[in-house]
């Protein structure tokens, strides 16, 4: 550097539900919680889905793909 992977190890993230709060809304943030994840890290470029004030503007990265970056082990 490349490939593969939860076999192991250090760890990491956190679904649903509940509480508070923001928003017209989808949904976001924080706390608690833990279904799961080898990128469940970042990114709205492209597709999908969802919302609305519907020629458009938003949400979703834990829907799929692409791009960038990163830990460990083995070869």
């Nucleotide at each position: 550097u490349u490939a593969a992977g939860a076999c192991a190890a250090u760890g990491c993230c956190a679904a649903a539900c509940c509480u508070g709060u923001u928003g017209u809304g989808a949904a976001g943030c924080a706390g608690a919680g833990a279904c799961g994840g080898a990128a469940a890290a970042c990114c709205a470029c492209a597709g999908g889905u969802c919302u609305u004030u519907a020629u458009a503007a938003g949400a979703u990265a834990g829907c799929c793909g692409a791009g960038u970056u990163g830990c460990c082990u083995u070869a």

The RNA shown here (c-di-GMP-I riboswitch aptamer) has 75 nucleotides and comes from Desulfocapsa sp. Its mean pLDDT, the model's own confidence on a scale to 100, is 81.